[in-house]
Predicted 3D model of a 158-nucleotide RNA (FMN riboswitch aptamer (RFN element)) from an uncultured Synergistaceae bacterium. It matches the Rfam family "FMN riboswitch aptamer (RFN element)". About the family: The RFN element is a highly conserved domain that is found frequently in the 5'-untranslated regions of prokaryotic mRNAs that encode for flavin mononucleotide (FMN) biosynthesis and transport proteins.
RNA sequence: UUUCGAUCUCGGAACGGGGUGGAAGUCCCCACUGGCGGUAUUCCGGCCUUCGGGCGGGAGAGCCCGCGAGCGUCCCCUCCCGCACAGCGCGGCGGGGCGCGCAGAUUCCGGUGCAAGGCCGGAGCCGACGGUGACAGUCCGGAUGAAAGAGAGGAGGA
Numbered sequence: 001u002u003u004c005g006a007u008c009u010c011g012g013a014a015c016g017g018g019g020u021g022g023a024a025g026u027c028c029c030c031a032c033u034g035g036c037g038g039u040a041u042u043c044c045g046g047c048c049u050u051c052g053g054g055c056g057g058g059a060g061a062g063c064c065c066g067c068g069a070g071c072g073u074c075c076c077c078u079c080c081c082g083c084a085c086a087g088c089g090c091g092g093c094g095g096g097g098c099g100c101g102c103a104g105a106u107u108c109c110g111g112u113g114c115a116a117g118g119c120c121g122g123a124g125c126c127g128a129c130g131g132u133g134a135c136a137g138u139c140c141g142g143a144u145g146a147a148a149g150a151g152a153g154g155a156g157g158a
């Protein structure tokens, strides 16, 4: 340094002002917020160098490519429970699926540049489910949960 299995830790932000109204952090106006992996021409360190350069690390996209929690549906699985039974079964609880769907944003314009989907400036747009005196990205709840993933120290092999 790489690989394998196991352990542990971490792992989502945001309604402030005004208006209408009987009632709104849910509507309207102005605000506020942006999980994880990938991509990287920008930025910041490191190592090597025959001084041409080479190697490797970190940061860098809500709307470029994907993923995640929730719900629906379909499929699969074992113990258990119920029903039915000659037998095959049917249903429930629980677990699983890189199955499908709900389910996302035409992002656009200008600048720089050989080149921009990513940089700079401006404008626009998007955001699960259930609840609610009134429609919720921002309130409450499932959730002291789960999870995309990230990291740590240690052991073995090569």
Base pairs, nucleotide, nucleotide: 001158002157007152008151009150010149016030017029018028019027031138032137033127034126035067036066037065038064042059043058044057046055047054048053062125063124070102071101072100073099074097075096076095077094080092081091082090083089107123108122109121110120111119129141130140131139